[in-house]
The RNA shown here (transfer RNA) has 76 nucleotides and comes from a Bacillota bacterium.
RNA sequence: GGGCGUGUAGCUCAGCUGGGAGAGCGCUUGGUUCGCAUUCAAGAGGCCAGGGGUUCAAGUCCCCUCACGUCCACCA
Numbered sequence: 001g002g003g004c005g006u007g008u009a010g011c012u013c014a015g016c017u018g019g020g021a022g023a024g025c026g027c028u029u030g031g032u033u034c035g036c037a038u039u040c041a042a043g044a045g046g047c048c049a050g051g052g053g054u055u056c057a058a059g060u061c062c063c064c065u066c067a068c069g070u071c072c073a074c075c076a
Stems, first nucleotide, its partner, number of pairs: 001072007010025004019056001027043005049065005
């Protein structure tokens, strides 16, 4: 330098036919207990790596950029 893949909540990930942003764990509050753990209930938390475009509508399609992974090439 070229090809491919990944980038969504604090962490691990789903969302693959364009229209609701979600799960588990963690966190907060309350109940249960003499107290803790367990367990039950409720809640907070992301605008989906960044920018642009297409569309009535984009996490999802197209382009550019960035980061990481991987393969190839190049150099010494």
The RNAcentral record of the sequence draws on ENA. It matches the Rfam family "tRNA". It is annotated as a transfer RNA. The same sequence occurs in records of 2 taxa.